[in-house]
RNA sequence: GGUCCAUUCGUCUAAGGGUUAGGACGCAAGAUUUUCAUUCUUGUAAUAGGGGUUCGAUUCCCCUAUGGACUACCA
Repeated sequence: GGUCCAUUCGUCUAAGGGUUAGGACGCAAGAUUUUCAUUCUUGUAAUAGGGGUUCGAUUCCCCUAUGGACUACCA
């Protein structure tokens, strides 16, 4: 240099064109408890950036960024 893959809440992960973007852990508040822990309820917070296609994009296409795998060259 070339080819391919990945990028979603604080963390791990699901959804593969029409979702209020779901779950677990975490965190916050409340209930329970004499207190703590446990348990229960509620809440919190995310689609890497830009563009395109489409009535509609997290999803399909292109570019960029970051990370990874394989590979070529190296007088």